[in-house]
RNA sequence: GACAAAUAAACCGAAUGCCCUCAUAUAAUAAUGGGAAUAUGGCCCAUGAGUCUCUACCUGACUACCGUAAAUGGUCGGACUAUGAGGGAAAGUAGCUGUCUG
Repeated sequence: GACAAAUAAACCGAAUGCCCUCAUAUAAUAAUGGGAAUAUGGCCCAUGAGUCUCUACCUGACUACCGUAAAUGGUCGGACUAUGAGGGAAAGUAGCUGUCUG
């Protein structure tokens, strides 16, 4: 899934989906190339890496640093996504038996 049987009502009652929490992954990380800003600034684009992993790879505060150049550093806080587990709310839905088949 098909067929058969059963199926008054009542009772019982999933899974999936939704919400929350947790675990694992990844450190919301670092690398390369091109472009942009310049102490009232410190970004933008692309590429590949990183995960038994699809996606993502940013943001805010504070602070340092750079004396105008081409380069950023540190600390703390904040997600999404994948998989698994636990909990919650709601639905009162599927539901049982036999045979065959995928």
Purine riboswitch aptamer from Rossellomorea vietnamensis, 102 nucleotides, folded computationally. Its mean pLDDT, the model's own confidence on a scale to 100, is 82. It matches the Rfam family "Purine riboswitch aptamer". The family is grouped with related families in Rfam's "Purine riboswitches". Rfam describes the family as follows. Riboswitches are metabolite binding domains within certain messenger RNAs that serve as precision sensors for their corresponding targets. Allosteric rearrangement of mRNA structure is mediated by ligand binding, and this results in modulation of gene expression. A class of riboswitches that selectively recognises guanine and becomes saturated at concentrations as low as 5 nM. In Bacillus subtilis, this mRNA motif is located on at least five separate transcriptional units that together encode 17 genes that are mostly involved in purine transport and purine nucleotide biosynthesis. It has also been shown that some members of this family are specific for adenine instead. The source organism's lineage runs through Bacteria, Bacillati, Bacillota, Caryophanales and Rossellomorea.